[in-house]
Bacterial RNase P class A from Desulfobacteraceae bacterium 4572_35.1, 387 nucleotides, folded computationally.
NCBI's taxonomy places the organism under Bacteria, Thermodesulfobacteriota, Desulfobacteria, Desulfobacterales, Desulfobacteraceae.
RNAcentral holds the sequence, with entries from ENA.
It matches the Rfam family "Bacterial RNase P class A". Rfam classes the family as a ribozyme.
């Protein structure tokens, strides 16, 4: 320079004017959070998607099992997790590094397209050997010859397949197979050393070598109680019922008329109270101080942990966080000029168009997935190439 790998921090708009929207405060003002002034605040890296966990809440629970779901190497971190870390085994890349649901298939059951005899504790298509029947053909003949046909052995050799179930070589057989043996490589078993541990080495021992599939049903282990902030809690008018009480039905409660008593009129039965409990897209609470953030110093390969300082940073509810103008900035094209170059092109400065994503808090963290415009640090590999 090129060409790959890793890891990280943001998240291009900034300023001013004008016009808004939502909640804090203060001040004065109103019957009143009525109004009016002034202060200050107001979206994310993922607020997403609602997958996983947890906090909180309110129901539920003696203890047990059965369904049903979830997770599956090993320590470890975490309030928890299906998340993370570091580290085993596999697997890929020359490297840096990446990828991995990684118990069990010798407990049963399914399934293994096409092709192929044969996909199972398999399989005889074709070769190989072997019995037995034998066409041509020969003519020293109950002979010789064997096309072909049919019964048996083989899994060595070919041939299909993604896969036919260790490998080599020697023995062995009619041929032939771990039938046997020597080695290699696996797989179990014992047993030393090394690691906390998955596990790794190293010695025996066993012909064990019985295809794959469990994100296929299933075993085995572990985990899981259910709804969710429309949880929940409190406040209260009005109407309509409930219970209770009181008063009252002609000795007449009540209601009208009136400033008020009398008095008139109405009134043939209901009237008041208080209780609790229901309704209401109803206030107000939950609500934003929290497993919170920076920052140091400290343990620990890391995830992450302790200690010490410091800072307060939306809280809406049919849902605020906007718009519009100017000026400068970013990205990206065109023109023009100047400068390097043989060029191609590279730099720079005017100007002129276009462009700026994904997306929008709703109890609250911690995660993970997914979406994107441009853009930027840092570190490591391979290769070139100069000094």
């Nucleotide at each position: 320079c090129a060409a790959a790998g890793a890891a990280g921090a943001a998240u291009a708009g900034a300023u001013g004017a004008u016009c808004g929207c939502c909640g804090c405060c203060c001040a004065c003002u109103u019957a009143g959070u009525u109004g009016u002034g002034g202060g200050g605040g107001g979206a994310g890296g993922a607020a997403a998607g609602u997958c996983c966990g947890g906090g909180c809440u309110c129901c539920a629970c003696a203890g047990g099992a059965c369904a049903g779901g979830a997770u599956g190497g090993u320590u470890c971190c975490u309030a928890a997790c299906g998340g993370g870390a570091a580290c085993c085994g596999g697997g890929g890349g020359c490297a840096a590094c990446c990828c991995u649901a990684g118990g069990g298939a010798a407990a049963g059951u399914g399934c293994c397209a096409c092709a192929g005899a044969g996909a199972g504790a398999a399989g005889a298509c074709c070769g190989u050997c072997u019995g037995c029947c034998g066409a041509a053909g020969u003519u020293u003949u109950u002979g010789c010859g064997g096309a072909g046909g049919u019964g048996g052995a083989u899994a060595a050799g070919g041939g299909u397949g993604a896969a036919a179930g260790g490998g080599u070589g020697a023995g062995g057989u009619a041929a032939g197979a771990g039938c046997u043996c020597a080695c290699c490589a696996g797989u179990u078993c014992u047993g030393g050393c090394g690691g906390u541990g998955a596990c790794g080495u190293c010695a025996g021992a066993a012909g064990c070598u019985c295809g794959g599939u469990a994100a296929a049903c299933c075993c085995c282990a572990u985990c899981c109680g259910g709804a969710g902030c429309a949880a929940g809690g409190u406040c209260g008018a009005a109407u309509a019922g409930a219970g209770a009480g009181a008063c009252g039905u002609u000795u007449g409660a009540g209601g009208g008329c009136u400033g008020u008593c009398c008095g008139c009129c109405c009134g043939a039965a209901g009237u008041c109270u208080c209780u609790g409990g229901g309704u209401c897209u109803g206030g107000c609470u939950g609500c934003u101080u929290g497993a919170g953030g920076u920052c140091g110093u400290u343990g620990g390969c890391a995830a992450c942990g302790a200690c010490g300082a410091u800072c307060c940073u939306a809280g809406a509810u049919g849902a605020a966080u906007g718009a519009u103008c100017a000026u400068c900035g970013c990205u990206u094209u065109g023109u023009u000029g100047c400068a390097g170059g043989u060029a191609a092109c590279u730099g720079u400065a005017a100007u002129g168009g276009a462009g700026a994503a994904c997306a929008g808090a709703a109890c609250c963290c911690g995660g993970c997935u997914u979406a994107a415009g441009g853009a930027c640090u840092u570190c490591u590999u391979u290769g070139g190439c100069c000094a």